RNA sequence: UGGGAAAAACUGGCAAUCGCGGGUCGUAAGAUCCGAGGAAAGUCCGAACUCCAGAGAGCAAGAUGCUGGUUAACGGCCAGUGAAGGUGACUUCAAGGAAAGUGCCACAGAAACAUACCGCCUGCGUCUCUUCGGAGACGUCGGUAAGGGCGAAAUGGUGAGGUAAGAGCUCACCAGCAAUCAGGUGACUGAUUGGCUGGGUAAACCCCAUCUGGAGCAAGUCCAAGCAGAGGGAGCAGAUCAAUUGAUCUGGCAGAUUGCUCGUCUGUUAACCUUCGGGUUGGGCGCUUGAGGUAGCAGGUAACUGCUAUCCUAGAUAGAUGAUUGCCGCCAGCAUAAUUGUAAGAUGUGCUGGAACAGAAUUCGGCUUAUGGUUUUCCAUGUC
RNA sequence: GGGCCUGUAGCGCAGCUGGGAGAGCGUCUCCAUGGCAUGGAGAAGGUCAGGGGUUCGAGUCCCCUCAGGUCCACCA
Numbered sequence: 001u002g003g004g005a006a007a008a009a010c011u012g013g014c015a016a017u018c019g020c021g022g023g024u025c026g027u028a029a030g031a032u033c034c035g036a037g038g039a040a041a042g043u044c045c046g047a048a049c050u051c052c053a054g055a056g057a058g059c060a061a062g063a064u065g066c067u068g069g070u071u072a073a074c075g076g077c078c079a080g081u082g083a084a085g086g087u088g089a090c091u092u093c094a095a096g097g098a099a100a101g102u103g104c105c106a107c108a109g110a111a112a113c114a115u116a117c118c119g120c121c122u123g124c125g126u127c128u129c130u131u132c133g134g135a136g137a138c139g140u141c142g143g144u145a146a147g148g149g150c151g152a153a154a155u156g157g158u159g160a161g162g163u164a165a166g167a168g169c170u171c172a173c174c175a176g177c178a179a180u181c182a183g184g185u186g187a188c189u190g191a192u193u194g195g196c197u198g199g200g201u202a203a204a205c206c207c208c209a210u211c212u213g214g215a216g217c218a219a220g221u222c223c224a225a226g227c228a229g230a231g232g233g234a235g236c237a238g239a240u241c242a243a244u245u246g247a248u249c250u251g252g253c254a255g256a257u258u259g260c261u262c263g264u265c266u267g268u269u270a271a272c273c274u275u276c277g278g279g280u281u282g283g284g285c286g287c288u289u290g291a292g293g294u295a296g297c298a299g300g301u302a303a304c305u306g307c308u309a310u311c312c313u314a315g316a317u318a319g320a321u322g323a324u325u326g327c328c329g330c331c332a333g334c335a336u337a338a339u340u341g342u343a344a345g346a347u348g349u350g351c352u353g354g355a356a357c358a359g360a361a362u363u364c365g366g367c368u369u370a371u372g373g374u375u376u377u378c379c380a381u382g383u384c
Numbered sequence: 385g386g387g388c389c390u391g392u393a394g395c396g397c398a399g400c401u402g403g404g405a406g407a408g409c410g411u412c413u414c415c416a417u418g419g420c421a422u423g424g425a426g427a428a429g430g431u432c433a434g435g436g437g438u439u440c441g442a443g444u445c446c447c448c449u450c451a452g453g454u455c456c457a458c459c460a
Stems, first nucleotide, its partner, number of pairs: 001380002004378003008375004012328007020035006037357001041368002044366005049216004056262004061212005066080005081095001082093004096207002101205002103201003117148002119144003123140007156174006175197001177194007220285004229276005236251006252268006278459003292311008330354007338347003385456007394409002397406001403440001411427005433449005
């Protein structure tokens, strides 16, 4: 010097005056304490909590996908293995299975679960030329997949030998596959040997392993006030006891169980669902003590865990957390008489200006997105 | 605060089980008419909301962002 790479912390502090919301004390006046974020955002994941009856089973559907650890849990985080990208510091991964099965690989090309268009070689036939060695063209039989073309991909790749011409046909190196041994908790790595070995695609259907009931604080719950109900859904049968009503059981039917079936429960004088109509748009609880914060010690590579001590830090509901002044701090620029220094510069002093993204609404652990300034560590390049 | 849905030509919309981006209305040109409408033929017009990924190939499959729309109170 480079919008180089990675991580953490902060997002101003103090005082005064005035103005807001909540808690505590007080009869009151008033006093005192507290009062937006690292993302509060998107609503992408996971839970806590509430309800569906007391929350069962199976199917469907969905999610995750290398290994180990961590956590209340997660698709998160930490460490490692493998692969890809980058000069590098580092970054990313949707990372199981194609030999359980079914699909797809358009167009081009001869051919995409199979193949011979051009080509090369051997034999035969015909024609032309001939320096009599042979060369060229056409047709046919056979061999070939090294060369060329097409394509994202064409019987592993490169090189040498060999062959009528070729091919793992043989050899050397490399990739893949299999076996054995060693290391590692494991993913996997290394070594040796071997016959040579058609592909890709699962963010295609699917298979395997693990997990998941659904809805969501406008969940739900209590009180007050007020009116006006009407219609529809099935409304049944049998048995036993009692002997007036009635009670119990079984079956059927309807409903609830927030996808379906079974099971369970309730009703059969409507608990429930639904249509039309009417009445309230009032006040509480949920509502902030938590898988909580801070500090120290111990264990662990780390994420994180344990112990001890200490603290209580918004709870609004047309929705508060603000304004002014002064000083200090941070950043940038200019000036400089003082200090240091060879100088550049640095410290100090003075003046001027600036600070991004952006506002809690049940709570917490994450991911993603927006974003100014400061500090630390590392990489590359150039110079002294 | 939370749930669900949408974005393709100037307009309202198909396509989406991955291989060429489409018809209708509108615009322009030609034929026909004294002139217009109707009719017939043709032409132009596209960052598939934006970005990234999977794949040989994405409007379509997956992830993120942006811009719109809609629903969620109680009583008997």